Model confidence (mean pLDDT): 81 of 100. Transfer RNA from a Candidatus Zixiibacteriota bacterium, 73 nucleotides, folded computationally. The RNAcentral record of the sequence draws on ENA and MGnify. The source organism's lineage runs through Bacteria, Pseudomonadati and Candidatus Zixiibacteriota. It matches the Rfam family "tRNA". It is annotated as a transfer RNA.
RNA sequence: GCCACCGUAGCUCAGUUGGUAGAGCAGGGGUUUCGUAAACCUCAGGUCACCCGUUCAAGCCGGGUCGGUGGCU
Numbered sequence: 001g002c003c004a005c006c007g008u009a010g011c012u013c014a015g016u017u018g019g020u021a022g023a024g025c026a027g028g029g030g031u032u033u034c035g036u037a038a039a040c041c042u043c044a045g046g047u048c049a050c051c052c053g054u055u056c057a058a059g060c061c062g063g064g065u066c067g068g069u070g071g072c073u
Base pairs, nucleotide, nucleotide: 001072002071003070004069005068006067007066010025011024012023013022019056027043028042029041030040031039049065050064051063052062053061
C1' cells in the first nucleotide's frame, strides 16, 4: 500500500425485511437470614465511533473519516 471483518450500557454481546434500543454479568435499593453468601423482586445506566446523504422515518441503506483485528504484498 491492497483486501475482508468489526465499532451498540462499566464488561461480553444480540438487535431478522428500515418502524418504541435489548439480554447476561457488574452497580444501587428491597425481601429473606442472628449475620454473610446464595436465591428472588425492583431500579438506574445509551451522542448505536464520527460526519454527510437517502427516506415520512436510519443502530440497520449509500459515501467519507477515525480506531481495532486478521490476511496479502